[in-house]
Context: one part of a larger RNA
Molecule: small-subunit ribosomal RNA, 5' domain
Organism: uncultured prokaryote
RNA sequence: GAAUGAACGCUGGCGGCGUGCCUAACACAUGCAAGUCGAGCGCGAAAGCGACUUCGGUCGUAAGUAGAGCGGCGAACGGGUGAGUAACACGUGGAUAACCUGCCUGGAAGUGGGGGAUAACUUGAGGAAACUUGAGCUAAUACCGCAUACUUUCGUAUCGUGCAGGCGGUGCGAACAAAGAUGGCCUCUUCUUGAAAGCUAUCGCUUCCAGAGGGAUCCGCGACUGAUUAGCUAGUUGGUGGGGUAACGGCCUACCAAGGCGACGAUCAGUAGCCGGCCUGAGAGGGCGAUCGGCCACACUGGAACUGAGACACGGUCCAGACUCCUACGGGAGGCAGCAGUGGGGAAUAUUGGACAAUGGGCGAAAGCCUGAUCCAGCAACGCCGCGUGGAGGAUGAAGGCCUUCGGGUUGUAAACUCCUGUCAGGUGGGACGAAAAGGUUUCGGUUAAUACCCGGGGCCGUUGACGGUACCAUCAGAGGAAGCCCCGGCUAACUCCGUGCCAGCAGCCGCGGUAAUACGGAGGGGGCAAGCGUUAUUC
Numbered sequence: 001g002a003a004u005g006a007a008c009g010c011u012g013g014c015g016g017c018g019u020g021c022c023u024a025a026c027a028c029a030u031g032c033a034a035g036u037c038g039a040g041c042g043c044g045a046a047a048g049c050g051a052c053u054u055c056g057g058u059c060g061u062a063a064g065u066a067g068a069g070c071g072g073c074g075a076a077c078g079g080g081u082g083a084g085u086a087a088c089a090c091g092u093g094g095a096u097a098a099c100c101u102g103c104c105u106g107g108a109a110g111u112g113g114g115g116g117a118u119a120a121c122u123u124g125a126g127g128a129a130a131c132u133u134g135a136g137c138u139a140a141u142a143c144c145g146c147a148u149a150c151u152u153u154c155g156u157a158u159c160g161u162g163c164a165g166g167c168g169g170u171g172c173g174a175a176c177a178a179a180g181a182u183g184g185c186c187u188c189u190u191c192u193u194g195a196a197a198g199c200u201a202u203c204g205c206u207u208c209c210a211g212a213g214g215g216a217u218c219c220g221c222g223a224c225u226g227a228u229u230a231g232c233u234a235g236u237u238g239g240u241g242g243g244g245u246a247a248c249g250g251c252c253u254a255c256c257a258a259g260g261c262g263a264c265g266a267u268c269a270g271u272a273g274c275c276g277g278c279c280u281g282a283g284a285g286g287g288c289g290a291u292c293g294g295c296c297a298c299a300c301u302g303g304a305a306c307u308g309a310g311a312c313a314c315g316g317u318c319c320a321g322a323c324u325c326c327u328a329c330g331g332g333a334g335g336c337a338g339c340a341g342u343g344g345g346g347a348a349u350a351u352u353g354g355a356c357a358a359u360g361g362g363c364g365a366a367a368g369c370c371u372g373a374u375c376c377a378g379c380a381a382c383g384c385c386g387c388g389u390g391g392a393g394g395a396u397g398a399a400g401g402c403c404u405u406c407g408g409g410u411u412g413u414a415a416a417c418u419c420c421u422g423u424c425a426g427g428u429g430g431g432a433c434g435a436a437a438a439g440g441u442u443u444c445g446g447u448u449a450a451u452a453c454c455c456g457g458g459g460c461c462g463u464u465g466a467c468g469g470u471a472c473c474a475u476c477a478g479a480g481g482a483a484g485c486c487c488c489g490g491c492u493a494a495c496u497c498c499g500u501g502c503c504a505g506c507a508g509c510c511g512c513g514g515u516a517a518u519a520c521g522g523a524g525g526g527g528g529c530a531a532g533c534g535u536u537a538u539u540c
Base pairs, nucleotide, nucleotide: 001540002539003538004537006536007535008534009533010532013387014386015385016384017383018382019380020379021345026343027342028341030340031339032338035073036072037071040070041069043067048061049060050059051058052057080298081297082296090222091221092220093219094218095217096216099215100214101213104211105210106209107208108207109206110205111204112146114144115143121136122135123134124133125132126131152175153174154173155172156171157170158169159168160167161166180203181202182201183200184199185198189196190195191194224270225269226268231261232260233259236258237257238256239255240254241253242252243251273295274294275293276292277288278287279286280285300321301320302319303318304317323334324333325332326331351377353376354375355374359373360371361370362369363368390420391419392418393417400411401410402409403408424481426476427475428474429473430472434467439461440460441459442458443457444456445455446454484529485528486527487526488525489510490509491508495524496523497522498521499520505512506511
């Protein structure tokens, strides 16, 4: 000099954009943060209103609504934190002939025919509660057989190709599927108009092939400190058989062999999430890893599996532990390192805000619902950037202050005064972009038996804004409301007077102060930066 997620002192007008627990991965009151689907399924209220009434109530409507339940998808994303980890965790480059993949896209084929349950509900029992349990009834896109199987998987025979357990083809045998829902139509069949079977459209369901995106595993290289850590290792190193996994493998197991690593630093100890990047520097380097983006790890502490395409799962389950709470003492409940917020710790870090309008996500055919992701607003000079605190004229160089050699000098065009301007703040009025979709209507094309439906294109209509009456614009008034902080001995830009008298004090280094202190304190003057200025801490 530059920099900071800064803090402290003095001071403080406005705006834009960012940033804001670095400490206790300390403990948490309260609210919210993951739901959705009735176009999968069976149930199914009440208040209110109306009618009747023997005044007890009944019926209709509310309403197949609210609601819970079964079922599907999601909850493995998004959000937080950096405790652990020196490791294939990360970065980079490869390998998988050793692998998986829900939703999505393209292609091929199918979607036949049956069965038994169960929750909700009713009823009984236990319990303070959490909840548990017996009996009975019922549905499904819930569950289970059967049929079918080009493919697929397995076994077997064989051919071509490939360095390799691979790829492609042929034959035989065995095994494995499915679910319906909604809208429309009556040409054919059945019955009475019109429906059902049926046909058709859309959404689904099953099997397979491929893709995209995602994930898993393995390997080369790279990356902290310590030798006052020199030896370490028995599933250890390798083999065979078996098991396990999506998959290779001591991953696990039985047996066999005795190996494997290490001064090119094993092992041990300490420290640490890694990277893109950020700061500094001419660069080489050095330091750091906040915000934003990628990966990893964790979710009170430790362990475990279940479900699932995906977890060994932050707002799931089980066990153990610590802590907190409820209890009828028998037993139960909980997990903010989500967003706010509280206590505590600390030099120190914000609102128990608004909205789903936009972007994105989940569910749904859609309307839509949910979304503390996100978008906004609030607080903080915490940072960067921009603007303002007025402009021009104005000498008799006013008064006052300070200095003085008492002549004067300086503050100083500074003020007063005159003429202007109108940024920001203030008042009044107008007032956005961010919004395009979705929706309705019409038309053309495709599909179809079809002028239904659905899909694609075009025209027209009209709706949706948290921010916010915000930005912005116009207008009104009037210099009015808006400057401080540090320094002045040398380094280092800037000097005099008074007070003090090795005292009080200053100080980054040298050093200053013991009676004329440009170095302490005050004043005048000056220098620097400026809504900031200094100090402290840290890095280069």